[in-house]
Context: one part of a larger RNA
């Protein structure tokens, strides 16, 4: 120089407090250990591994395991033959294959061939999710969006190095003044970028009756109309810009006005110099080792869903701020042709049958739920709670035993608010309540994205 102190000062974070809600108990549900197993692939392992890679393991995925099969190979590139390619049907078999048979002769051509495919052989070569993430690139994660880490030159020091960057204020800040043997300057910091929050212009298919008709049981449903909403392009708008105090006359900071917004307006994206031999050779590229009738292919069936047991993280409970049963309001963001799918009709129900419209501000998916009105329940293992087992069904899909979602009827287990510990949140947040997309043939309690409402008194 660091780094460290149960050493001092200063200061900052939901880091304590003060608060709401959970989590550790129950039940399932999903990942890990672990045991088991023929295999339950494989990696992530303190924060910062455990609803993590995986935005979807019935088949495939699939890397594992057993059995059946193949060796120039499923795949590329190059040489030699022979056949157009390419195709019905039949046997055998789990099937991959394998034999046999039907149909086909096509495109250029200098008629010698030649392109594209198929098949068989030669080797060179293919092929590996095989090993090393401590050989590596590139992506990530972490401190930390934390204010920081360095240079020129100049100066001090023998030198390692200091000095700038330390001091007095201030900031969210190495932001900014001011002082200063420093004077500049780079990556960071803001800021330009993106969404919101107001206003204007401009455009009119949505939306509106605003104003004026027409017409309906009812609806912008029609004419018609660019106001208002809203879309979506440019623009304005916030700067300590004014004012008054405080302050070193400064930076700034308190308060005020006006304004939709005040002092970074609210969010996102953006993540220095680095650390952690952090994480990935199984996204992907890649040195070096290692297989090469197998450590490569192909298929079937299994397993990746097992289960004395322990942990992560969730979702539903444990009830009157509720349960059911009627009634009846208000969303935003998406998606939709291998699609979304209406009114109808047929089932209690999932859902069936049909197929109007829609390549979409036009139709659809789509009736948000929570809230609010009324009635029941009356503190009970209950009109809570909804596992579990039973049975009948429904849909996808070549196939729901292993091992799928769901839908009715029946049955109702634990559970009465959780020990020690222990987490998340400062505003449109946190409780909660519901939709909608990703993946997807089907399948969500996941993941990301949204929206509404939050009153009264003291």
């Nucleotide at each position: 120089u660091g780094a460290c102190g149960g050493g001092g000062g200063c200061c900052c974070g939901c880091a304590c407090a003060a608060g709401c809600g959970g989590u550790g108990g129950a039940g399932c549900a999903u990942g890990u250990g672990g045991u088991u197993u023929a295999a339950u692939u494989c990696g992530a392992u303190g924060c910062a591994a455990c609803g993590c890679g995986a935005a979807a393991a019935a088949c495939c995925u699939u890397a594992c395991c057993a059995g059946g099969c193949c060796u120039u190979g499923a795949c590329a590139u190059c040489c030699u033959g022979a056949g157009a390619a390419u195709u019905c049907g039949g046997u055998a078999g789990a099937g991959a294959u394998a034999c046999c048979u039907u149909a086909g002769u096509g495109c250029c051509u200098u008629c010698g061939g030649g392109a594209a495919c198929u098949c068989a052989g030669u080797g060179a070569c293919a092929g590996g999710u095989g090993u090393u993430g401590c050989a590596u690139g590139g992506c990530u994660g972490u401190c930390g969006u934390c204010a920081g880490c360095u240079c020129g030159u100049g100066u001090c020091g023998u030198g390692a190095g200091a000095u700038g960057u330390u001091g007095g204020g201030u900031u969210a800040a190495g932001u900014c003044c001011c002082g200063u043997a420093a004077c500049g300057a780079g990556c960071g910091c803001a800021a330009c970028c993106c969404u919101u929050a107001u206003c204007c212009u401009u455009a009119u298919u949505u939306g509106c009756c605003a104003g004026c008709a027409c017409g309906u049981a009812a609806u912008g449903g029609u004419g018609g109309g660019a106001a208002c909403u809203c879309u979506a392009a440019g623009g304005a708008g916030a700067c300590u810009g004014c004012c008054g105090g405080u302050g070193a006359c400064a930076a700034a900071c308190c308060g005020g006005a006006g304004g939709a917004a005040g002092g970074a307006g609210a969010g996102g994206a953006u993540g220095a110099c680095g650390u952690c031999a952090a994480g990935u050779c199984a996204u992907c590229a890649u040195g070096g080792c290692c297989c090469u009738u197998a450590c490569g292919g192909c298929c079937u069936g299994g397993g990746c869903u097992a289960c004395a047991c322990a942990c992560g993280u969730g979702c539903u409970a444990c009830a009157a701020u509720g349960g059911a049963a009627a009634g009846u309001a208000c969303a935003g963001a998406g998606g939709g042709c291998c699609g979304c799918a209406a009114u109808g009709c047929c089932g209690c129900g999932a859902g069936g049958u049909g197929g109007a419209g829609c390549a979409a501000a036009u139709c659809c998916c789509a009736g948000a739920a929570a809230a609010c009105u009324u009635u029941u329940c009356g503190u009970a293992g209950u009109c809570c709670g909804g596992a579990u087992c039973a049975g009948a069904g429904u849909c996808u899909g070549c196939a729901a035993c292993u091992c799928g979602a769901c839908u009715c009827c029946g049955u109702g287990a634990a559970g009465u608010c959780g020990g020690a510990a222990u987490c998340g949140c400062u505003a449109g947040u946190a409780a909660u309540c519901g939709c909608g997309a990703a993946u997807c043939a089907g399948c969500a309690g996941u993941u990301c994205g949204u929206c509404u409402g939050u009153u009264g008194c003291c």